[in-house]
RNA sequence: UGGCUUAUAGUUUAAUGGAAGAAUCCUGUGCUACGAACGCAGGGGUAGAAGUUCGACUCUUCUUAAGCCAG
Numbered sequence: 001u002g003g004c005u006u007a008u009a010g011u012u013u014a015a016u017g018g019a020a021g022a023a024u025c026c027u028g029u030g031c032u033a034c035g036a037a038c039g040c041a042g043g044g045g046u047a048g049a050a051g052u053u054c055g056a057c058u059c060u061u062c063u064u065a066a067g068c069c070a071g
Base pairs, nucleotide, nucleotide: 001070002069003068004067005066006065007064010024011023012022013021018054025043026042027041028040029039030038047063048062049061050060051059
């Protein structure tokens, strides 16, 4: 320098273009003599910027970061 892959909650990860779930974590509460475990309720997210579309995590372009290959 060129090509390919990946980027979603604090963490690990789902999601045929119809608008984001789970586990874990955190908070409150129930239970308990007190905790742990368990139950209930709540909090938290699509790497960034444009474009296409009635509608984008999803398609296109560029950038950023990480990894792999070639030189």
Transfer RNA from Puia sp., 71 nucleotides, folded computationally. The sequence is in RNAcentral, with records from ENA and MGnify. The prediction has a mean pLDDT of 82. It matches the Rfam family "tRNA". Rfam classes the family as a transfer RNA. Rfam's curators write: Transfer RNA (tRNA) molecules are approximately 80 nucleotides in length. Taxonomically the source falls in Puia (Bacteria, Bacteroidota, Chitinophagia, Chitinophagaceae). RNAcentral records the identical sequence in 2 taxa.